The RNA shown here (glmS glucosamine-6-phosphate activated ribozyme aptamer) has 175 nucleotides and comes from a Syntrophomonadaceae bacterium. The source organism's lineage runs through Bacteria, Bacillati, Bacillota, Eubacteriales and Syntrophomonadaceae. It matches the Rfam family "glmS glucosamine-6-phosphate activated ribozyme aptamer". It is annotated as a riboswitch.

[in-house]
RNA sequence: AAAUCCAACAAAGCGCCAGAACCAGUCAAGACAGCUGGAAAAGGGUUAAGACUGGUUGACGAGGAAGGGGUUUAUCGAUAGAUUCGGCGGAUGCCCCUCGGUGUAAUCACCACCGAAAGUUCGGGAGCAAAACCUGCAAGUAAUUGAAGGGACAAAGGACCGGACCGUGAUUAUG
Repeated sequence: AAAUCCAACAAAGCGCCAGAACCAGUCAAGACAGCUGGAAAAGGGUUAAGACUGGUUGACGAGGAAGGGGUUUAUCGAUAGAUUCGGCGGAUGCCCCUCGGUGUAAUCACCACCGAAAGUUCGGGAGCAAAACCUGCAAGUAAUUGAAGGGACAAAGGACCGGACCGUGAUUAUG
């Protein structure tokens, strides 16, 4: 120094990279020609399939969390519509259980729908999204990366508004 172990920080279009693409270096089949040479023989030169090594890219935001377990193609739109491809892992989605809320008096049981702003459905409902784009600055041989300034444009949804609908059984209370 590396490996291993431990601890801390860091996240959900989040993290990682062995396919792929791109960059650099080394080697290099083959090909080319107006240099040398009698001769693409050889030397030198140009180009270059491929191989190896190292590096770069690999999702732009909005939205989303009762607890535990399981599971994987888990909502919405933006754009120069492109690798924002492909793969792995994870994730607030979904399912089950527990707990909790509502079901138009209360309690209990079951059932249904939800999740603390806690019933379903219909309609309404949104100041400012970010990248992209422009400007330059900085790092790197390069591919590319970082931060800053300018600058617009969404959809779904919601704790908001209105309408419709809204359990079964037992017991108790009220009328």